[in-house]
RNA sequence: GGGCGUUUAACUCAGCGGGAGAGUGAUUCCUUCACACGGAAUAAGUCGCAGGUUCAAUCCCUGCAACGCCCA
Numbered sequence: 001g002g003g004c005g006u007u008u009a010a011c012u013c014a015g016c017g018g019g020a021g022a023g024u025g026a027u028u029c030c031u032u033c034a035c036a037c038g039g040a041a042u043a044a045g046u047c048g049c050a051g052g053u054u055c056a057a058u059c060c061c062u063g064c065a066a067c068g069c070c071c072a
Stems, first nucleotide, its partner, number of pairs: 001071007010024004018055001026042005048064005
C1' cells in the first nucleotide's frame, strides 16, 4: 500500500428498512433476625463519526476512525 471482517446499555451479544432488545451487572421493593438464594419493578443507548439514498436508516451506499485477520 491492497483485500476482508467487526464497531448496538457498564460487560457479552442478538436484531438487519417502519417497536432499539436479551442475558449478566446496577438501583429500589418483597422475602429473612441478618446475609445469600429467590421474586417483582425501575433506570441506563446521539446503534463508532460525517455525508448520501429513501416517505422512513441500527439496517442500503460513500468517506473517515479504532480494532483484528490475510496479501504485498
Predicted 3D model of a 72-nucleotide RNA (transfer RNA) from a Deltaproteobacteria bacterium. The coordinates come from a structure-prediction model, not an experiment, and the mean pLDDT is 83. The organism belongs to Myxococcia, within Bacteria. Rfam family: tRNA. It is annotated as a transfer RNA.